This is a predicted structure of an 86-nucleotide RNA (c-di-GMP-I riboswitch aptamer) from Moorella mulderi DSM 14980. It was read from a public genome assembly, where an Rfam model found it.

[in-house]
RNA sequence: UACCGCUAAAGGCAAACCCGUCGAAAGGCGGGGACGCAAAGCCGUUGGGUCUACAGCCGUUAGGCCAUGACUGCCAGGUUGCCGGU
Numbered sequence: 001u002a003c004c005g006c007u008a009a010a011g012g013c014a015a016a017c018c019c020g021u022c023g024a025a026a027g028g029c030g031g032g033g034a035c036g037c038a039a040a041g042c043c044g045u046u047g048g049g050u051c052u053a054c055a056g057c058c059g060u061u062a063g064g065c066c067a068u069g070a071c072u073g074c075c076a077g078g079u080u081g082c083c084g085g086u
Base pairs, nucleotide, nucleotide: 002086003085004084005083012037013036017032018031019030020029021028022027035073041079042078043077046076047075048074049071050070051069056065057064058063
């Protein structure tokens, strides 16, 4: 440096749910809490996919369409890293 990740060792992160807060919502942030994770570290100005629909458009209405919003713990991709083995 490349590949692999069963076993260790030192650690790390933190699902659902609850409380507070921001947001139209999806969802984010903080605290509690652990379902799990060998990258569940980072990148949404890398691609696909999924979610929401304030505003806008259509509709008598119910509703429908729509991303500039969101998800990196959806799948890939890029990039950085601990330990061990080959």